Small-subunit ribosomal RNA, 5' domain from an uncultured bacterium, 540 nucleotides, folded computationally. Model confidence (mean pLDDT): 83 of 100.

Context: one part of a larger RNA
This record gives sequence, structure tokens and C1' cells, in this order.
RNA sequence: GGACGAACGCUGGCGGCGUGCCUAACACAUGCAAGUCGAACGAGUCCAGUCCUUCGGGACUGAGGCGAGUGGCGGACGGGUGAGUAACACGUGAGCAAUCUAUCCUGUUGCGGGGGACAACGAGGGGAAACCUUCGCUAAUACCGCAUGGUCGAGAGAGUCUAUGACUUUUUCGGGAAACGUGGCCUCUUAACAAUGCUACGGUGGCAGGAGGAGCUCGCGGGCUAUCAGCUAGUUGGUGAGGUAACGGCUCACCAAGGCGACGACGGCUACGGGGUCUGAGAGGACGACCCCGCACAUUGGAACUGAGACACGGUCCAGACUCCUACGGGAGGCAGCAGUGGGGAAUAUUGGGCAAUGGCCGAAAGGCUGACCCAGCGACGCCGCGUGUGGGAGGAAGCCCUUCGGGGUGUAAACCACUGUCAGGAGGGACGAAAGAGUGCGAGGUGAAUAAUCUCGUGCAGUGACGGUACCUUCAAAGGAAGCACCGGCUAACUCUGUGCCAGCAGCCGCGGUAAUACAGAGGGUGCAAGCGUUGUUC
Repeated sequence: GGACGAACGCUGGCGGCGUGCCUAACACAUGCAAGUCGAACGAGUCCAGUCCUUCGGGACUGAGGCGAGUGGCGGACGGGUGAGUAACACGUGAGCAAUCUAUCCUGUUGCGGGGGACAACGAGGGGAAACCUUCGCUAAUACCGCAUGGUCGAGAGAGUCUAUGACUUUUUCGGGAAACGUGGCCUCUUAACAAUGCUACGGUGGCAGGAGGAGCUCGCGGGCUAUCAGCUAGUUGGUGAGGUAACGGCUCACCAAGGCGACGACGGCUACGGGGUCUGAGAGGACGACCCCGCACAUUGGAACUGAGACACGGUCCAGACUCCUACGGGAGGCAGCAGUGGGGAAUAUUGGGCAAUGGCCGAAAGGCUGACCCAGCGACGCCGCGUGUGGGAGGAAGCCCUUCGGGGUGUAAACCACUGUCAGGAGGGACGAAAGAGUGCGAGGUGAAUAAUCUCGUGCAGUGACGGUACCUUCAAAGGAAGCACCGGCUAACUCUGUGCCAGCAGCCGCGGUAAUACAGAGGGUGCAAGCGUUGUUC
């Protein structure tokens, strides 16, 4: 000199963009943060309409509304934190002939025919509650057989190859799929109708491939410590078996006695890693906030279930600690999500608005949900920009300071004159971010028997904004509302007076202060930065 997620002191006008618990991975009141689908399903209830009625009500229909249940998809993403981890955790480069992959895309081929339940609901019982339990009824794209059947597994044969084996092909045996919903129509089927038919869209099973994702293996790389020198029994290898999507002591039985280590094993300490950030001419050094990628964790420890995917932050079970409720029998909870509270601390914000945009989940769609996100609020915490006026104006007012008492300084500074109008203030106008989707009109094309219907594309119309009456523009008035902080002995730009008298004090180093202190304190003046300036801390 630079830098900072800074703090402290004094001071503080405006805006833009960023950024804000570095400490207790301490404990948490309250609200919100993951739902959605009625075009998978049955029942309930409300509303509307129609019909019947013994006037109590009942039945049917739905453009419907509501909240539970079964079922599907999503709750493995997104968001937080950095405790642990010195490790194939991360980075980089390879490999898997040792692997998996829901949704999405492409291609291909199917969806035939049956059955029995369980919730909801009804009836009853137990409990303070959480909730539990018995009996009975019921639907499905829930569940289970059967049929068909290629992939699949095993055996045998042949061929090709990048050869622990892979691929192709022939044959035998074995196991093994599926689901329907909504709209439209009467061309086909049917005795008939509008369905068992046809059709469009959505869904669904199998197989092959892709994309994206995940798992595993290896080379190399990146802390300190030898005042840690020996470490190791599932340890190292083999055979066999189990297990996994998959290789493997991953696990187990048996066998062998190996394996690692001064090229630092083992131990201890510290630490999430990287892209990067800061500094530096570079080499290097230090760091890893915000943003992006990867990993790990979710009160502590352990475990599995479901699932394409978890050993799962707002799922389950067990144990521990803690908190809460209780009728004392028993139960409930997990902010390292967003706000917020207490505590700790030098120190770090609102219990805000909106789904308008971007993105995510669900849905055919309308749409719903979304503390992701977009915005607003607070903090000079940082960077950047702007302003606090501009021009003229005396040998030069007053005040204050100094003085050799002549004068000098503050100082064109002020007053005064002329002007300008940024910001702040008032008034008026007023955005971009919005275009899609859906609706509707027209046109083209596809499926289709069809002029139903539906899908795709193009085009016109209308409509959608939290921020926000904000930015911006115009205009009104008015110099009016807007300057401080540190320093002035040398390093180091900037000097005098007064007070004090080794006192009070200063100090980064050298050092000042004991009666004329440019070094303490105040004042005048000056110097440097400036909405900041200094100090402290850390780092180069």
C1' cells in the first nucleotide's frame, strides 16, 4: 500500500447494485415452508334442476361446490448447515466384457378372460387423550390366479470379436405381462339401442435404443507432526457358499500365512473438497463468505421398510438426553427451511408482499401448491454514482487568533449582486418486465367412413403485474433541507499561542512531558481524505 461476511469511536444528504450469526451442529413459543389428481374409485354432504309424494320425504340428473377415505404421481427435487471426514471425500484423467435407471424421446409389439378382498361407511366396545378393537357391506387404473407370449434362466451345438468373457444364431427344458378413463359418432358389428361397436385423446404391459441421472474400480494431485516406528486375525490370499443392480472379505465356512511400512505405515492434531477469492511484477503466500459443482449431516446413536431412486430435514421403528400434555394408565415433539424468540457474542436484518415473471410438483386442461423464486423492509456493511451550489464581489466588514502594536491571518471566505435547478419536497402524467397457456374467429394439415370429433401448426381479437402510482417524463417553489473525521516532532503533507510542569497525559518505531513543550490539553491556523474519516483485528 491492498483486501475484508468485519467490529468499535465520531459523524451522516440521496440513489443503484450487491451483501448481512464468522460465536452455541445451543434451546426453541407462534405462523407458514409439499402437495396434487373427481378425466382411476365407491360412499357422504351442500347447491341447482326434473319427477314422485302418505307432504315427513324419496328417486334421478349434474357445468357443479366441500372435506375425509381407497388409488396414482410427487414428498430422494428444491431450501439449510459444515458437525463429522486426511478419505477414491474432492479435483482431474481413464475403465465397467462387473452395473441400475421412474418420468421424457425414438422404434416395435400387446392390453384376452376371471376371482376374492380391504378402507371409507354402518352397528358395537375400550380409552382422559393419542388412538385402538370386534362384527357387517362395497368400488377401482388397488390386489390375486388363468390364457398368450418375445426378452429372461439353465443345458447342448455353430459362428464372429476389442476374449476372466461378450455378441449373433439353432435347439430342449423352466419361470414369467398388462387397466382402463374421458369426449364424439352411428360408418362397421349387433335382433335392437347407443353399447359390448367405431373413433380421437389420455393412460397401461413387454422389448430394443437414446438422453439425462446414479453405482463401482483405477492412475495422478492437494495439510501439520518421527518429541507417533513399527502396524495388522477378516488381517492378506485361495476354494466354496451367501448377498448385491453390480465386482469384491461385502459376509460366512474351510485352507494357507500372508499384507502394509523411512518413497513415512500406524498413531496424534487440524480441516468439508474444487471452480475460485485476496495479495504479489511474477514465482509464491494466505483463504474457501456470497455464486456454481461435488460430498456429508438433519436433537444424539442405531436400524430397516416403501420405492426407479432413501437407509429418507418437515416418513417409520428402537434406545439416550431434553421439552410439553395427562384423568398417572399413557401419550406428543425435533427451525443446520423462511421469518421470529431466548442464550452466547465485539457483532450480523422483517414473525413483510406476491405467485405477475423464471423454475419445480400434480393435473387432459382450467388450475392448485410452491418462505424455491421475484420483490419490498432494516444496516454507510461494501462497491459505484450524485449532491451539499455557480459566477461576480474589498488592499479586504465584524468576530476570533497572532503581533515587534506598525500590522498580519482566517479571506473572495462572508455580506451583497446576478444566475442555475441535480438530489430531497409539492402537483400532474405514467411504464418495460406480458408473452404464452386457456377462450374465441379464420386458414392449412394429420387420424377418421364422416361435413361428428379430436390433434398439430399459422394468424386475428380480448384478457393477465406483487413490485407500484414505483422507475421515468413534465411542471411548481426554492440556495433554500444536506460536512465531517483524522492528523500537523522525524518517518510523513501540515505551526503558532495559551494552559500544564517527569504531573496530567501521548506513543506504530525513535521517543515527548522535571517553567517559554511545533510531541500532553485547548484555541487559531494548516494538511489529508470526504458521506465518510479514524482505530482495532486478520491476511498478502